[in-house]
Molecule: transfer RNA
Organism: Patescibacteria group bacterium
RNA sequence: GCACCCGUAGCUUAAUGGAUAGAGCACUAGAUUGCGGAUCUAGCGGUUGGCAGUUCGAGUCUGCCCGGGUGCG
Numbered sequence: 001g002c003a004c005c006c007g008u009a010g011c012u013u014a015a016u017g018g019a020u021a022g023a024g025c026a027c028u029a030g031a032u033u034g035c036g037g038a039u040c041u042a043g044c045g046g047u048u049g050g051c052a053g054u055u056c057g058a059g060u061c062u063g064c065c066c067g068g069g070u071g072c073g
Stems, first nucleotide, its partner, number of pairs: 001072007010025004018056001027043005049065005
């Protein structure tokens, strides 16, 4: 340099172009406990990497850019 894949919450991730982007772990509060842990309940946390385009509607499709990975040279 070229090709392909990936980017969503602090971490791991789900979501056929269509309802308020959903879960697990973590975190916070409460219940429980002699105190913790475990368990249970509730809560917090998202510009879906960025900018444009297509569409009535984009996390999803298209272009460019940024970052990461793999292969080739």